[in-house]
RNA sequence: AUGAUGGCAGCGGGAGAGUCCCGGGCAGCCGGGCGCCGAAGGAGCAAGGGCGGAGACGCCCGAACCUCUCAGGCACAAACACUGUUGCCGGACG
Numbered sequence: 001a002u003g004a005u006g007g008c009a010g011c012g013g014g015a016g017a018g019u020c021c022c023g024g025g026c027a028g029c030c031g032g033g034c035g036c037c038g039a040a041g042g043a044g045c046a047a048g049g050g051c052g053g054a055g056a057c058g059c060c061c062g063a064a065c066c067u068c069u070c071a072g073g074c075a076c077a078a079a080c081a082c083u084g085u086u087g088c089c090g091g092a093c094g
Stems, first nucleotide, its partner, number of pairs: 006089008018034001020033005035074003041070001042068003048061005
């Protein structure tokens, strides 16, 4: 001195699915029932790899916006993976 991957924060973008039924409540919302969504989080696994074993096999590691739907969500709002940009941290490479 260039300043990568990555991390944090602000602002912007950001889908899906019943503001369904009953009761309480001014409302937000709470309880119950049925029906749904998946992009907070969580869980599961492929290829591949490691270990043990003569072998067959067994165990472990192993991604996702894929699957599950525990949690969360199903008017608006909030939240939301992901993303653009700005700032900060950091410091790979040269």
The RNA shown here (Glycine riboswitch aptamer) has 94 nucleotides and comes from a Candidatus Fermentithermobacillaceae bacterium. The coordinates come from a structure-prediction model, not an experiment, and the mean pLDDT is 82. The organism belongs to Candidatus Fermentithermobacillaceae, within Bacteria. Of the family's consensus pairs, 91% are formed in the model.